[in-house]
This is a predicted structure of an 85-nucleotide RNA (c-di-GMP-I riboswitch aptamer) from a Pseudomonadota bacterium. Of the family's consensus pairs, 95% are formed in the model.
RNA sequence: CGCUGACAAAGGCAAACCUGCCGUGAGGCGGGGUCGCAAAACCUCCGGUCCUCGGAAAUUUUCCGAGGAUAGCGGGGCUGCCGGC
Numbered sequence: 001c002g003c004u005g006a007c008a009a010a011g012g013c014a015a016a017c018c019u020g021c022c023g024u025g026a027g028g029c030g031g032g033g034u035c036g037c038a039a040a041a042c043c044u045c046c047g048g049u050c051c052u053c054g055g056a057a058a059u060u061u062u063c064c065g066a067g068g069a070u071a072g073c074g075g076g077g078c079u080g081c082c083g084g085c
Stems, first nucleotide, its partner, number of pairs: 002085004012037002017032006035072001042077002045075003048070010
């Protein structure tokens, strides 16, 4: 440097749920919690899903546009610990 995550060590993160705050909302942040995670560190570039507003068709659904949420939906970018080869 490349490939890899079957074993080990040191540690790390934290789904659901409960709770306080923020947001119209998707959801976010703090605390508890621990389903899982070898990038579950970071970045919305692409696709997906979801929310809000507007418009059109139409009749409560579909499509279009704008703005947002999700990095623990997938791809991609970028940085990186330990072991093995």
It was read from a public genome assembly, where an Rfam model found it. The coordinates come from a structure-prediction model, not an experiment, and the mean pLDDT is 84.